RNA sequence: GAAGCAAGCCAGACAGCCGCUGGCCAGUGCGUAAUGCCUGGCGGGAGGAAGGUCCGGACUCCAUAGAGCGGGGUGACGGUUAACGGCCGUCCGCUGAAAGCCGCAAGCGCAAGCCCAAGGUAUAAGGCGAGGAAUAGGGCCACAGAGACGAGCGUAUUAAGUUACGGUGAAACGCGGUAACCUCCACCUGGUGCAAUUCCAAAUAGGCACGCGAUGAUGCUGCUCGCGGAGCGUGCGGGUAGGAAGCUUGAGCGCUGGAGUAAUCCAGCGCCUAGAGGAAUGGCUGUCAUAGCGCAGGUUCGCCUGCGCCGUAACAAAAUCCGGCCUAUCGGCUUGCUUCAACU
Repeated sequence: GAAGCAAGCCAGACAGCCGCUGGCCAGUGCGUAAUGCCUGGCGGGAGGAAGGUCCGGACUCCAUAGAGCGGGGUGACGGUUAACGGCCGUCCGCUGAAAGCCGCAAGCGCAAGCCCAAGGUAUAAGGCGAGGAAUAGGGCCACAGAGACGAGCGUAUUAAGUUACGGUGAAACGCGGUAACCUCCACCUGGUGCAAUUCCAAAUAGGCACGCGAUGAUGCUGCUCGCGGAGCGUGCGGGUAGGAAGCUUGAGCGCUGGAGUAAUCCAGCGCCUAGAGGAAUGGCUGUCAUAGCGCAGGUUCGCCUGCGCCGUAACAAAAUCCGGCCUAUCGGCUUGCUUCAACU
């Protein structure tokens, strides 16, 4: 330098104005059974996948003596972890090149040979693997082939189903293949998902207890009379509306050092980074940078420079929280590995 791979990171920046959401503070403000509401100030406010809900956990409630059967799952070996079907390392198998090597024809060469479209070949980094067991047993084996799982059949041969061969096919005359068919072996394994679950708690109507009431309660009606005719008062309890907790300090994040090939772990220091509840995280303006488009100039033809236009640009957006996997994704940056070639 050419080519092939792998890993990590970013996901427009800044300023001004107007909003939304929830937190704290203030208010001789308003209000509720309670939570609150209003005004002002200050600071916080989506992602690498927040997604799919596929796997594993935390947490929750329900179930649960012990043992066995059944069901479901996983499957090389070792490690890692809270756990896993994840991740890391190693082994095995498959794959992996327009480079390398071999090389027919053509071409070149007096020749040896050189160079090599075609064709062949082993591999690198890397990628992929449902990667236990086929001598426990059952099932199945497309097409082709006379015959496909268990022995028969054909030809030759022999004392003798005695021996040899048999086109096709992955497998053929046999101790084949297939477990991504049943099965066997080893290990793991209860169900439910935050709409889980828990707490506080109106009005009205039921319920229970006590008291009063046809010797007329309550009501009309503040009092007396009158009318009217069966409930009324107090307390308790359950549920509903409503409110609160769960709810974000955590298997957390960053930096440094250490152990380890690595995944990962340990120590020190620092940091707090959405918490809504039908669901906020937005809009406008300006400047700049990226992408795109146009024009002009230059060019080693790869592109570069200048000016102008456009106006944020892909996938997509929290909903109890973590660890993974899978899927989607404009554009950009960084690092590393391998092969070949050239140079020192």
Bacterial RNase P class A from Duganella violaceipulchra, 344 nucleotides, folded computationally. Rfam family: Bacterial RNase P class A. Rfam classes the family as a ribozyme. Its mean pLDDT, the model's own confidence on a scale to 100, is 79. A source record names the gene rnpB. RNAcentral records the identical sequence in 3 taxa. Lineage of the source: Bacteria > Pseudomonadati > Pseudomonadota > Oxalobacteraceae > Duganella.